c-di-GMP-I riboswitch aptamer from Desulfovibrio ferrophilus, 74 nucleotides, folded computationally. Of the family's consensus pairs, 94% are formed in the model. It matches the Rfam family "c-di-GMP-I riboswitch aptamer". Rfam describes the family as follows. GEMM was predicted in a large-scale screen for bacterial structured RNA regulatory elements. Gene Ontology term of the family: cyclic-di-GMP binding. Its mean pLDDT, the model's own confidence on a scale to 100, is 83.
RNA sequence: CAAGCUAAAGCCAAACCUGUUGAGAAGCAGGGACGGAAAGCCACGGGUCUUACGAAGACAGCCGGGUUGCCAAG
Numbered sequence: 001c002a003a004g005c006u007a008a009a010g011c012c013a014a015a016c017c018u019g020u021u022g023a024g025a026a027g028c029a030g031g032g033a034c035g036g037a038a039a040g041c042c043a044c045g046g047g048u049c050u051u052a053c054g055a056a057g058a059c060a061g062c063c064g065g066g067u068u069g070c071c072a073a074g
Base pairs, nucleotide, nucleotide: 001074004071011036012035016031017030018029019028020027021026034061040067041066042065044064045063046062047059048058049057050056051054
């Protein structure tokens, strides 16, 4: 420097269950593990969803973009 299906250290955690917050989409905590190489972070473009319809919200584990970053065959 770098493939990353493989080697290895660690990481995250879908569905579902429990508690809790919210009008809701959903969030948070615990359990759980379908998956993930950015499944870290940011709603900028598209998209989906909610709605009390507002100059309102949710989703970064839908795609693109921005930004930071671990390990590492070779």